This is a predicted structure of a 326-nucleotide part of an RNA (large-subunit ribosomal RNA, domain IV) from Trachelomonas sp. Model confidence (mean pLDDT): 84 of 100.

[in-house]
Context: one part of a larger RNA
RNA sequence: CCCUUCCUAAGGAACUCGGCAAAAUAGCUCUGUAACUUCGGGAGAAAGAGUGCCUCUAUUUAGAGGUUGCAAUAAUUAGGUCUAUACGACUGUUUACCAAAAACACAGGUCUCUGUUAAGUUGUUAAAACGAUAUAUGGGGGCUGACGCCUGCCCAGUGCCGGAAGGUUAAUGAAACUUGUUAGCUUUUGCGAAGCUUGUGACUGAAGCCCCGGUAAACGGCAGUUCUAACUAUGAGAAUUUUAAUGUAGCGAAAUUCCUUGUCAGGUAAGUUCUGACCCGCACGAAAGGCGUAACGAUAUAGAUACUGUCUCAGGAAGGGACUCG
Numbered sequence: 001c002c003c004u005u006c007c008u009a010a011g012g013a014a015c016u017c018g019g020c021a022a023a024a025u026a027g028c029u030c031u032g033u034a035a036c037u038u039c040g041g042g043a044g045a046a047a048g049a050g051u052g053c054c055u056c057u058a059u060u061u062a063g064a065g066g067u068u069g070c071a072a073u074a075a076u077u078a079g080g081u082c083u084a085u086a087c088g089a090c091u092g093u094u095u096a097c098c099a100a101a102a103a104c105a106c107a108g109g110u111c112u113c114u115g116u117u118a119a120g121u122u123g124u125u126a127a128a129a130c131g132a133u134a135u136a137u138g139g140g141g142g143c144u145g146a147c148g149c150c151u152g153c154c155c156a157g158u159g160c161c162g163g164a165a166g167g168u169u170a171a172u173g174a175a176a177c178u179u180g181u182u183a184g185c186u187u188u189u190g191c192g193a194a195g196c197u198u199g200u201g202a203c204u205g206a207a208g209c210c211c212c213g214g215u216a217a218a219c220g221g222c223a224g225u226u227c228u229a230a231c232u233a234u235g236a237g238a239a240u241u242u243u244a245a246u247g248u249a250g251c252g253a254a255a256u257u258c259c260u261u262g263u264c265a266g267g268u269a270a271g272u273u274c275u276g277a278c279c280c281g282c283a284c285g286a287a288a289g290g291c292g293u294a295a296c297g298a299u300a301u302a303g304a305u306a307c308u309g310u311c312u313c314a315g316g317a318a319g320g321g322a323c324u325c326g
Base pairs, nucleotide, nucleotide: 001321002320003319004318005317006316007315008314010312011311014310019307027051028050029049030048031047036041038146052067053066054065055064056063057062080305081304082303083302084301085300086299087297088296092104093103108144109143110142111141112140113139114138120130121129122128147292148291149290150289152222153221154220157219158218159215160214161213162212163211166210167209168208173203176200177199180196181195184191185190223241224240225239226238227237250284251281262278263277264276265275266274
C1' cells in the first nucleotide's frame, strides 16, 4: 500500500450525477394517530410512555437469590420516517449470462367474425386433428386497459359491409360471312352441292371494376389571410379564401417546448432540477383513448427529519495479503 471487519474529537451531506455505501430504526405492552379515501383503507401513520421491584455481595459496572404481572429484547433475531410530483390501477410476467421498468399481462370496455361439416388454426390443394365430447351468457380475432367523469367534428381518399338500374367485361355457346379440299358441270377458262376444314364473328355471358348508399372504440384526418373597441395593448367581433371536416371537453415549457435556465410565484444565503401557475401547444388531445384518482411499487424526480468517516481530513485497531527468510 491492497482486501475484510471495527472504533473515532468537533461538524453533520459541506461528499457525490445521485445520501451510492454506511449509520440509524427495530421485539413486546400501553397511550395516541392527519390529509385523503373506492369507507375496505391510509396505519406499525406520525408522536410518546414502560420494559421492573425487593434482599444480599460489592467502590461502580456487575453477580446471586426471591417475587409480581397480559407483557420485563442477555445475545441471535429485529421497520428509518414524513411531504410532493410523474408513470402504471392493483397481485403477477419479462430480455437464462449488462435492461425488472413507465414494457407485457390483467379484470373491465368496445368493435368484428362465427348457426355447427361454425368461424379460425395445423396439415403435401389430402386424410385427419384442434376449436369441442363446447353451441352465441359459446368460440376466434383486433384495439383499449381497475374505478370515476367522459369519449367531440370529418365517409372526400383507402378499407370493409350492403345494393343492383345502367356502363365495361372472360371462357363458353353462336346467326352470318369466309379459306382450302372435290362429286359434278363447263371446258379457252372457270363454277362448284354435301361433308370435312381456315379465319372473322352480330348476339349471349357471372363476379369484379365504374356506379349508388352505409361505416371512424375501421386505416386515417381535424386550415390560412386581413381588419377591428375613444391612450396604448388586446381582439368579443367582421370580411375573405379553402376543405371531407377545419381540434370540441379536458390538459398544457409536459416522459411531449426547438427558441429555453420561457415568465411569475414557492422552497434555498445562493435552485439549468423540483412544485404551483401562465399559454402564440416549433410538434397535447379524446379507446395508437383524454383528464382525474384512494390503495399498491426493489419504478423515476424533488424536498424534510433522524442518522452517520460520504465528506471537512484524516487517525487508530484486528485479521488476511503485500515485504524478508525458509